[in-house]
Record summary: The RNA shown here (c-di-AMP riboswitch aptamer (ydaO/yuaA leader)) has 140 nucleotides and comes from Actinomadura viridis. The prediction has a mean pLDDT of 80.

RNA sequence: GUCCGUUCCGCGCCGACGACGGCGUCCGGAGCCGGGGACCCACACCUCUGGGGUGAAUCGGCGCACGCUCAUGUGCGCCGUAGGGCGACUUCCACGCCCGAAUCCGACAGCUAACCCGGUAGGCGGCCAUGGAAGGAAUC
Numbered sequence: 001g002u003c004c005g006u007u008c009c010g011c012g013c014c015g016a017c018g019a020c021g022g023c024g025u026c027c028g029g030a031g032c033c034g035g036g037g038a039c040c041c042a043c044a045c046c047u048c049u050g051g052g053g054u055g056a057a058u059c060g061g062c063g064c065a066c067g068c069u070c071a072u073g074u075g076c077g078c079c080g081u082a083g084g085g086c087g088a089c090u091u092c093c094a095c096g097c098c099c100g101a102a103u104c105c106g107a108c109a110g111c112u113a114a115c116c117c118g119g120u121a122g123g124c125g126g127c128c129a130u131g132g133a134a135g136g137a138a139u140c
Base pairs, nucleotide, nucleotide: 002030003029004028005027010025011024012023013022014021015020031120032119033118034117035116036115041110050108051105052104053103054102059080060079061078062077063076064075065074066073083099084098085097086096087095089135090134091133092132093131094130
């Protein structure tokens, strides 16, 4: 993860069942987001124990299974944890309930102006909205 414009050939859906109309698909742009990429700075080491990106999602202990012993791994489960989310204006405190995944690049990337590239989705369900303080807004 929103908006503006546009294609009107074709295709898909809906309405009519008649001409046709609407929406989407295409393309461009705005806003937002992500990646690559100098000097300087940083590192001064890195590299089969590959390395790196998006993201809150890191790390540890125990158990089981497999592998391994020239090894120190992989998967699953449980308990924690760095970190993150929700609680009807915002912030702080307290309290309560949760998440703590997944995936991409493909031998390769520190930062980084100019410049270059990409994204702007998808799915399911039906529950929550506690208290105090401060500030602000709106209404009368």
Rfam family: c-di-AMP riboswitch aptamer (ydaO/yuaA leader). Rfam links the family to the GO terms cyclic-di-AMP binding and regulation of gene expression. The organism belongs to Actinomadura, within Bacteria.